[in-house]
RNA sequence: GGGAAAAUAGCUCAGUGGUAGAGCGGAUGCUUUGCACGCAUCAGGUCUCGGGUUCGAAUCCUGAUUUUUCCA
Repeated sequence: GGGAAAAUAGCUCAGUGGUAGAGCGGAUGCUUUGCACGCAUCAGGUCUCGGGUUCGAAUCCUGAUUUUUCCA
C1' cells in the first nucleotide's frame, strides 16, 4: 500500500426491513436457623459515529473511526 471480517446491556453473544433479546453478572423478594442452590420480579441500550434509501433501518447503500486478520 491492497483485500477481508467485526463494533448491539457490566461481560459473552443472538437478532437477514415492522415494539431491541438471551445466558452470565447486578438489585429486590420468597425459600433457609444462616449461607449456597432454586424460584419470581426489576433495573440496565442515543445498536461505534456521519450521511443516504425507505411509510418504516441494528438490519440495505455510502463515508469515517477503532480492533482483528490475510497478501505485499